[in-house]
RNA sequence: UCUAAUCUUCGGGGCAGGGUGCAAUUCCCGACCGGCGGUGAGGAGUAUAUACGUAUUCUAAGUCCGCGAACCAUAAUUUGAAUUCUUAUGGUUGAUCUGGUGUAAUUCCAGAACCGACAGUUACAGUCUGGAUGGGAGAAGAUGUCG
Repeated sequence: UCUAAUCUUCGGGGCAGGGUGCAAUUCCCGACCGGCGGUGAGGAGUAUAUACGUAUUCUAAGUCCGCGAACCAUAAUUUGAAUUCUUAUGGUUGAUCUGGUGUAAUUCCAGAACCGACAGUUACAGUCUGGAUGGGAGAAGAUGUCG
């Protein structure tokens, strides 16, 4: 220095205001929100330097490339038996264009669009309630074999 391994902590936001109605944060007008890793010409810092520059760090996409939650199937496991619990593998899983600049942009700038699991509900839910005091992509830190 940090490959393996172990442990600890952290790890999702959002209907203001109004209309109809017996009833809607579910419909209508309108409002609001954007998990994780990667890429990235923007932004910020540090080192060196007169400066250009060079090196390096941080940050930067809901719609690009992947991942996660959820659902389904199979197998194993659990069990008296399971459609239960747990684990593994496989499948399914949303949405962007136009203009500008430029060597280069679905990432920058401008404008206009679009998307959002399952179950529940006096009435159809990205935003309410619930599974969930769960799971989780991963992030940070500690110890640290080998090299």